[in-house]
RNA sequence: GGGCGAUUAGCUCAGCGGGAGAGCAGCUCCUUUACACGGAGAAGGUCGGCGGUUCGAAUCCGUCAUCGCCCA
Numbered sequence: 001g002g003g004c005g006a007u008u009a010g011c012u013c014a015g016c017g018g019g020a021g022a023g024c025a026g027c028u029c030c031u032u033u034a035c036a037c038g039g040a041g042a043a044g045g046u047c048g049g050c051g052g053u054u055c056g057a058a059u060c061c062g063u064c065a066u067c068g069c070c071c072a
Base pairs, nucleotide, nucleotide: 001071002070003069004068005067006066007065010024011023012022013021018055027041028040029039030038048064049063050062051061052060
C1' cells in the first nucleotide's frame, strides 16, 4: 500500500429499512443480627465521526478514524 471483517448501555453481544434490546455489572427497596444468595423496581444509548440515498437509516452507499486477520 491492497483485500476482508468488526465498531450498538460500564462489559459481552443480539437486532440488518418503520418500536433500540438481552445477559452480566452498577443503583434503590424487601429479605438477613450482618454479608452473600434470592425477590421487586427504576436508571443507564450522539447505535464510532461526517456526508449521501430514502417519506423514513443502527440497518443501504461513500469517506475518515480505531481494532483484528490475510496479501504484498
The RNA shown here (transfer RNA) has 72 nucleotides and comes from a Vulcanimicrobiota bacterium.
The sequence was found in a public genome assembly.
Rfam family: tRNA. The family's RNA type in Rfam is transfer RNA.
The source organism's lineage runs through Bacteria, Bacillati and Vulcanimicrobiota.